[in-house]
This record gives sequence, C1' cells and structure tokens, in this order.
RNA sequence: GCCCACGUAGCCCAACAGCAGAGGCGCCGGUCUCAGAAACCGGAGGUUGCAGGUGCAAGUCCUGCCGUGGGUA
Repeated sequence: GCCCACGUAGCCCAACAGCAGAGGCGCCGGUCUCAGAAACCGGAGGUUGCAGGUGCAAGUCCUGCCGUGGGUA
C1' cells in the first nucleotide's frame, strides 16, 4: 500500500430500517448495620467516532475520512 472486521454512557456490551437505545460493572441516594461489606430498592449519565447521502423513517444501508484490531507481498 491493499483486503476484512469493529467504533453505542467512565468500562463491558445488546438493539430483523420502525415503539421511548436494553443489560451488567462502576457512580449517587435510600433501607439494613454500632460502622462497614454484602443484599435489596430507587436515581443520574447517550449529539450511537466525524461529515455527507438514500429513504416516510438510519445505531442499523451507501460514500469519504479518523481510530482500533486482524490478514497479506
């Protein structure tokens, strides 16, 4: 250089183009406790890498970039 895959919350990770983007860890608050841990209950946090395009509708499809991983002479 070329080819392939991936990029969603602080971290991990879902979502046959169609309701309001789920879940776990972590974080905050509460119950409990002498106080913690654990457990249980509740809560906050998302321009879905960036820019365009298609379409009634895009996290999802297409194009170009950027980044990560893998393959290849």

Predicted 3D model of a 73-nucleotide RNA (transfer RNA) from a Verrucomicrobiales bacterium.
The source organism's lineage runs through Bacteria, Pseudomonadati, Verrucomicrobiota, Verrucomicrobiia and Verrucomicrobiales.
Its Rfam family is "tRNA".
It was read from a public genome assembly.